[in-house]
Molecule: SAM riboswitch aptamer (S box leader)
Organism: Flavobacterium supellecticarium
């Protein structure tokens, strides 16, 4: 770097060193920053993927833990962006009903890429 399984609207900041960027990447929108971004480093914390105990229908579920490895502590992965379905407005056709592979907004689900963890080669 690459692949497969899970998850991803929950939770959790102080300080030092630094000096201008920062929200991953591309576009747009939002926003955060000299009342001090990015990194580094220390200490505190949150969660419970790996991990520990128990217990069972026994190898997979419950229940309870934080020593230990990761890993995170503005915003929903910060939103949108590709499919779809559903609802409302609006044009447009139409005498009307109605129809629309028209706009346009909102909500649901879904793919794509992205992060994190476990495995594997």
């Nucleotide at each position: 770097a690459u692949g497969u399984u899970a998850u991803c609207a929950c939770g959790a900041a102080a300080g030092g060193c630094a000096g201008a960027g920062g929200g991953a990447a591309u576009a747009g929108a939002c926003c955060c920053g000299a009342u001090g971004a990015a990194g580094c480093c220390u200490u505190a914390g949150c969660a419970a993927c790996c991990c520990u105990u128990u217990a069972c229908u026994c190898u997979u579920u419950a229940a309870a833990g934080a020593a230990g490895g990761u890993g995170c502590u503005a915003c929903a992965u910060u939103c949108u962006a590709c499919c779809c379905g559903a609802a409302a407005a609006c044009a447009a056709u139409g005498c009307a009903a109605a129809u629309u592979g028209g706009u346009u907004u909102u909500c649901a689900g879904g793919a794509u890429a992205g992060a994190u963890a476990a495995c594997a080669a």